[in-house]
């Protein structure tokens, strides 16, 4: 510099279902003082006896994220996780999203179990036992392209 592993790893777009007859809105009833921001609290502003929240009924009625299929595209520490830093929101803390950073962990895929996340028995993340698979070292067998055993890790392997 160029390549390989395979249900290989990311990104974007289109579409389909789900989310959901849910949130929200309107009207009515009931109720009788609270309600409005991702969460608790605080601050501020606004709404409220010309009737708040909750609950019930009728009518109307979404979306995001995640998922399937298809298309395009970047790649093989691809990428993901974890820690730390920054940022988003009135403030503290948390949660979440986004960005940066650290050779801290992970070769890749996957059944199951547990925890978290999610509307979810979907999906995702992490951990553990197991299975399959690629790669190299060592050992053994051989038909030297192969088989078996065992172990390591991508800071690897092949040319």
């Nucleotide at each position: 510099c160029a390549g390989a592993g395979g249900u290989g790893c990311g990104u974007g777009g289109u579409u389909u279902a789900u989310a959901a007859g849910u949130a929200g809105a309107a009207c009515a009833g009931c109720g009788g003082a609270a309600g409005u921001u991702c969460g608790u609290g605080c601050a501020g502003a606004c709404u409220g006896a010309u009737g708040a929240a909750a609950c019930u009924g009728u009518u109307u009625a979404a979306a995001a994220g995640g998922a399937g299929a298809c298309c395009a595209u970047g790649c093989c520490g691809a990428a993901a996780g974890a820690g730390c830093c920054g940022u988003a929101u009135g403030c503290c803390c948390g949660a979440u999203g986004c960005g940066g950073u650290u050779g801290c962990u992970u070769g890749g895929c996957u059944u199951g179990u547990g925890u978290c996340u999610u509307a979810a028995g979907a999906g995702g993340a992490c951990a553990c036992c197991g299975g399959c698979u690629g790669u190299c070292a060592c050992c053994g067998g051989a038909g030297u392209u192969c088989c078996g055993g065992c172990g390591g890790a991508g800071c690897g392997c092949u040319g």